[in-house]
Background:
Predicted 3D model of a 72-nucleotide RNA (transfer RNA) from a Candidatus Omnitrophota bacterium. NCBI's taxonomy places the organism under Bacteria, Pseudomonadati, Candidatus Omnitrophota. The sequence was found in a public genome assembly. Its Rfam family is "tRNA". By type it is a transfer RNA.
RNA sequence: GUCCCCGUAGCUCAACGGAUAGAGUGCUGGCCUCCGGAGCCAGAAAUGCAGGUUCGAUUCCUGCCGGGGACG
Numbered sequence: 001g002u003c004c005c006c007g008u009a010g011c012u013c014a015a016c017g018g019a020u021a022g023a024g025u026g027c028u029g030g031c032c033u034c035c036g037g038a039g040c041c042a043g044a045a046a047u048g049c050a051g052g053u054u055c056g057a058u059u060c061c062u063g064c065c066g067g068g069g070a071c072g
Base pairs, nucleotide, nucleotide: 001071002070003069004068005067006066007065010025011024012023013022018055027043028042029041030040031039048064049063050062051061052060
């Protein structure tokens, strides 16, 4: 330099172009309890950036940024 893959809660992962973007774990609060680090309930928390297509984009297209890989 060319090509391929990936980027979503703190972390690990989901989401036929259409439901309020979900789950586990972690975090916060409450309940329970002799105690809580166990159990139960509730809550906060995310689509890398900028454009484009579309009635509608996490999803499709383009560029850029970051990570990984192949070739030279």